Predicted 3D model of a 340-nucleotide part of an RNA (large-subunit ribosomal RNA, domain IV) from a Candidatus Acidiferrales bacterium. Rfam family: Bacterial large subunit ribosomal RNA. Gene Ontology terms of the family: structural constituent of ribosome and ribosome. NCBI's taxonomy places the organism under Bacteria, Pseudomonadati, Acidobacteriota, Terriglobia, Candidatus Acidiferrales. The RNAcentral record of the full RNA draws on ENA.
[in-house]
Context: one part of a larger RNA
RNA sequence: CGCUUGCUCAGGAACUAGGCACAUUAGUCCCGUAACUUCGGGAGAAGGGACGCCGCAGUAGGGUUUAUAGCCCGAAGCGGUCGCAGCGAAUCGCGCUCUGCAACUGUUUAACAAAAACACAGCUCUCUGCAAAGUCGAAUACGACGUAUAGGGGGUGACACCUGCCCGGUGCCGGAAGGUUAAAGCAAGGGCUCAGCCGCAAGGCGAAGGCCUGAACUGAAGCCCCGGUGAACGGCGGCCGUAACUAUAACGGUCCUAAGGUAGCGAAAUUCCUUGUCGGGUAAGUUCCGACCUGCACGAAUGGUGGAAUGAUAGAGCGACUGUCUUGGCAAGCGGCUCG
Numbered sequence: 001c002g003c004u005u006g007c008u009c010a011g012g013a014a015c016u017a018g019g020c021a022c023a024u025u026a027g028u029c030c031c032g033u034a035a036c037u038u039c040g041g042g043a044g045a046a047g048g049g050a051c052g053c054c055g056c057a058g059u060a061g062g063g064u065u066u067a068u069a070g071c072c073c074g075a076a077g078c079g080g081u082c083g084c085a086g087c088g089a090a091u092c093g094c095g096c097u098c099u100g101c102a103a104c105u106g107u108u109u110a111a112c113a114a115a116a117a118c119a120c121a122g123c124u125c126u127c128u129g130c131a132a133a134g135u136c137g138a139a140u141a142c143g144a145c146g147u148a149u150a151g152g153g154g155g156u157g158a159c160a161c162c163u164g165c166c167c168g169g170u171g172c173c174g175g176a177a178g179g180u181u182a183a184a185g186c187a188a189g190g191g192c193u194c195a196g197c198c199g200c201a202a203g204g205c206g207a208a209g210g211c212c213u214g215a216a217c218u219g220a221a222g223c224c225c226c227g228g229u230g231a232a233c234g235g236c237g238g239c240c241g242u243a244a245c246u247a248u249a250a251c252g253g254u255c256c257u258a259a260g261g262u263a264g265c266g267a268a269a270u271u272c273c274u275u276g277u278c279g280g281g282u283a284a285g286u287u288c289c290g291a292c293c294u295g296c297a298c299g300a301a302u303g304g305u306g307g308a309a310u311g312a313u314a315g316a317g318c319g320a321c322u323g324u325c326u327u328g329g330c331a332a333g334c335g336g337c338u339c340g
Stems, first nucleotide, its partner, number of pairs: 001335008010326002014324001019321001027051005036041001038158001052081005061073004082086001094319007101311002106118002122156007134142002159306004164236003169233002171229005178224003184218002189213005196205003237255005264298001265295001276292005
């Protein structure tokens, strides 16, 4: 000097990104216990007090049992008594307040992430009439020895109050008049071949048959088209003016759009400017809490706003407590170091 422990004047978070770590608390009984709340909770809230041993006496009482035997459990009280200390060791909650997120118990990155992520009951949309939809690799099979109060898929995520406007685009559902459209059907026409005919020849024409090609016409779904549909994918404006102080604009004008963001919330897990401004807390607060609204760029099941309980969750504060610190010191064990 290092590691692992124990102690420490005065102070008590001044440490630090942050009370990380340490310390405090701790058992049983009695008293007592707030806001809020889904009336269950919150709650061991918080905050106090008692506790040994001896005697009355294993008493009063209770349990077991047919039983007043036995055995087991066992207060409350009175008296006495010892120590610094009686849950005498060990085991053995620190507490409170405000806020974000997620309702909750659960699940997860085996071996850097346990969470606000996943799941969840509940809600909702959609498919499926049974040889169901759906899954698998043909079949067996599963779904299900089930039958729409069932089964599959998607989203949201307890509960409370709610969930606005837009169907122009995309998707899905419905429609069938018209346009477009495949194979196929029918087949005009064209080509090759060839009997034959014409020609002195070269060559030309060319029936039937065979082969190749093939216009028009007929021809479904789909697409175009016409409607519907948002707890389908999604989207939810700009400029200018105006009130008898000023400021602001209930009001007006105009352009664009499918429609221009409703309720609620809002510097927020979302706010760039920004440490916004005001209030609170501190001697002093880029964080925190409450407001304001100028929302760069919240917003309603990619759910909105609340919300008791819950959380090895995230942020802020208070008490208690402490070697985290002022700032060090002492001690033990094991190393290191020296000698051997």